Molecule: c-di-AMP riboswitch aptamer (ydaO/yuaA leader)
Organism: Gracilibacillus orientalis
RNA sequence: CUACCUUUUAAGCUUAAUCAUGCAAUAUGAGCGGGGGAACCACUUUUGAUAAAUCAUGUUUAUCUUGGGGUGAAUCUUAACAUACUUAGUUAAGAAGGGAUACUCUCAUUCCCUAAUCCGACAGCUAACCUCGUAUGCAUUUGUGAGAAAAGGG
Numbered sequence: 001c002u003a004c005c006u007u008u009u010a011a012g013c014u015u016a017a018u019c020a021u022g023c024a025a026u027a028u029g030a031g032c033g034g035g036g037g038a039a040c041c042a043c044u045u046u047u048g049a050u051a052a053a054u055c056a057u058g059u060u061u062a063u064c065u066u067g068g069g070g071u072g073a074a075u076c077u078u079a080a081c082a083u084a085c086u087u088a089g090u091u092a093a094g095a096a097g098g099g100a101u102a103c104u105c106u107c108a109u110u111c112c113c114u115a116a117u118c119c120g121a122c123a124g125c126u127a128a129c130c131u132c133g134u135a136u137g138c139a140u141u142u143g144u145g146a147g148a149a150a151a152g153g154g
Stems, first nucleotide, its partner, number of pairs: 005154004012138002018030004031134006041124001048064006067122001068119004075095007096114005104148005
C1' cells in the first nucleotide's frame, strides 16, 4: 500500500485563537483571522471641546469624547416604570441576527445569547506593499428524532 475477516471499544462547546520546533519565552515558522493601503468605481453634507508653544493669523503638541470609524451575532421598533425637560437607564413584547442540540452533514424538535471594548476628529472599495492577533470563558457519564455519508480498534 492492497485485499479479506471481525468488531463498534475513540471523539465536548464558544472562538481566528490550532499545529510543529524549543527547558522556556510571541521566541521562530506553518495554518487560520484583523487593520491600513492605488487604479477603476462609489461618495462628495457641516465637521467638536480644553490646555500649552507662538506678537497675531496660521501651525504644532497634549488631553477629552458629543461627530465619525474598527473588532464582534450582539442591532432596531413599541409600551410601561423611574428620572430635573431632553437624554441615559430598567422591565416586557416583537422584528432581525447568532449558538448548542455530543463523530460529520441536512431537516425537524427543544433550550439559550443579543455583550463588551478599541481608535481619538481620523480611515469607502482597494492589487502590490506595510502591520497586528493566535486570548479567554465554560461543560463533562453518556445526554432528542429521521435520513445520508463516513470513520476508530484487532